The RNA shown here (transfer RNA) has 72 nucleotides and comes from a bacterium. The sequence was found in a public genome assembly. Its mean pLDDT, the model's own confidence on a scale to 100, is 80. Rfam family: tRNA. By type it is a transfer RNA.
[in-house]
RNA sequence: GGUCCCAUCGUCUAACGGUUAGGACAACGGAUUUUCAUUCCGUCAACCGGGGUUCGACUCCCCGUGGGACUA
Numbered sequence: 001g002g003u004c005c006c007a008u009c010g011u012c013u014a015a016c017g018g019u020u021a022g023g024a025c026a027a028c029g030g031a032u033u034u035u036c037a038u039u040c041c042g043u044c045a046a047c048c049g050g051g052g053u054u055c056g057a058c059u060c061c062c063c064g065u066g067g068g069a070c071u072a
Stems, first nucleotide, its partner, number of pairs: 001071007010025004018055001027043005048064005
C1' cells in the first nucleotide's frame, strides 16, 4: 500500500428499520443478619464523529477517527 472486520452504560454483551436501547457484573440506596459476607428489592448509567437514504436509522449507504486480522 491492498482486502476485510469491529466501535452501544464504568466493564462485558444483546437489540426483524418503528414500543421507555435490554441483560450480567460493578457502583449507590434499602431489606435480611449481633457484625461482615451471602441472598432479595430498587436506583444510576451508553448507541465513535459528520453527512446521506427513509414517514422513521443503534440498525442501510458514504467519508473520517480509533482498534484489529490477512496479504504484499